[in-house]
Context: one part of a larger RNA
RNA sequence: CCCUCUUUAAGGAACUCUGCAAACUAGCACCGUAUCUUCGGUAUAAGGUGUGCCCUAUUUGUUAGUGGACUUGCUCCACAAAGCAUUGAUGGGUCGCAGCAAAGUGUCCCUCCCGACUGUUUACCAAAAACACAGCACUCUGCUAACUCGUAAGAGGAUGUAUAGGGUGUGACGCCUGCCCGGUGCUCGAAUGUUAAAAGGAUUACUUAGCCGCAAGGCGAAGGUUUGAAUUGAAGCACGAGUAAACGGCGGCCGUAACUAUAACGGUCCUAAGGUAGCGAAAUUCCUUGUCAGUUAAAUACUGACCUGCAUGAAUGGCGUAACGAGAUGGGAGCUGUCUCUAAGAGGGAUCCA
Numbered sequence: 001c002c003c004u005c006u007u008u009a010a011g012g013a014a015c016u017c018u019g020c021a022a023a024c025u026a027g028c029a030c031c032g033u034a035u036c037u038u039c040g041g042u043a044u045a046a047g048g049u050g051u052g053c054c055c056u057a058u059u060u061g062u063u064a065g066u067g068g069a070c071u072u073g074c075u076c077c078a079c080a081a082a083g084c085a086u087u088g089a090u091g092g093g094u095c096g097c098a099g100c101a102a103a104g105u106g107u108c109c110c111u112c113c114c115g116a117c118u119g120u121u122u123a124c125c126a127a128a129a130a131c132a133c134a135g136c137a138c139u140c141u142g143c144u145a146a147c148u149c150g151u152a153a154g155a156g157g158a159u160g161u162a163u164a165g166g167g168u169g170u171g172a173c174g175c176c177u178g179c180c181c182g183g184u185g186c187u188c189g190a191a192u193g194u195u196a197a198a199a200g201g202a203u204u205a206c207u208u209a210g211c212c213g214c215a216a217g218g219c220g221a222a223g224g225u226u227u228g229a230a231u232u233g234a235a236g237c238a239c240g241a242g243u244a245a246a247c248g249g250c251g252g253c254c255g256u257a258a259c260u261a262u263a264a265c266g267g268u269c270c271u272a273a274g275g276u277a278g279c280g281a282a283a284u285u286c287c288u289u290g291u292c293a294g295u296u297a298a299a300u301a302c303u304g305a306c307c308u309g310c311a312u313g314a315a316u317g318g319c320g321u322a323a324c325g326a327g328a329u330g331g332g333a334g335c336u337g338u339c340u341c342u343a344a345g346a347g348g349g350a351u352c353c354a
Base pairs, nucleotide, nucleotide: 001349002348003347004346005345006344007343010340011339014338019335027051028050029049030048031047036041038172052094053093054092055091060085061084062083065079066078067077068076069075070073095099107333108332109331110330113327114325115324119131120130135170136169137168138167139166140165141164147156148155149154173320174319175318176317178250179249180248183247184246185243186242187241188240189239192238193237194236198232199231205225206224207223210219211218212217251269252268253267254266255265278312279309290306291305292304293303294302
């Protein structure tokens, strides 16, 4: 010097990103217990009293000593201090952070965010606000079900049958969940257009019996081969509807009230429709340390408001919410070597010397 511990006057978070770490608390009995609440809880709420030891009466044992007795002994009897042990009431005192105290063994309160909850997770840097969840909704599926695995047989679904099973989203509960179907998707429709294979076989070409021709060559039926026009022709697409707890989306400019300011009101352009309720500088706010109020001596923090929402918003759920949380933020009480500011000690290690 390092590690692990113990203690540290006075102060008590002044430390620090942050009370990180440590300390406080703790058992039992009794008293007592707010707010909120889904009436179950919250709750061991909070808060308080008792608990040990010593002294102060007392009980008993032990006996130094004193006294007595005689049989004079290492004798016996009585009383009995101190100490120690023991019994045990009242009153008081005491030290330490701490008397259930050997170990084990809650710190508490207030506010707010997120997630309802118990659960699950990155084996070996993340335990969470992520996942799951009960509940809710949409959608598919009539049974040889949908769906999944497999080339298939077959299997799961299910020895189930729509109060069932699959998929997707949301995520207890309470109050709610607005407008838009133009785009993309899905469902339904079927007149018309487009359209595959296929059907069809117009047409084209080759071949040559025959005919024509002096010849070269020309024409050329049937058959065979070849080409393949019109026409017919499903789904799909185009087309027409529906559908947003499907994917998603939810405006701009100008003017206007008898102070000013603002604009209930008006005009205009565009759109499928122009953001409703609620919440809002937010886990979302750039400007920003917004402004006001509270908290502080002092606050870019926090809480409550405001609304100018760069860029909130309703199952990509919105807003609340008791209980719960090794979750995030702020404040307070208590408590402390975190600190002012160190110091002492124990054990272990390292190093140096012998």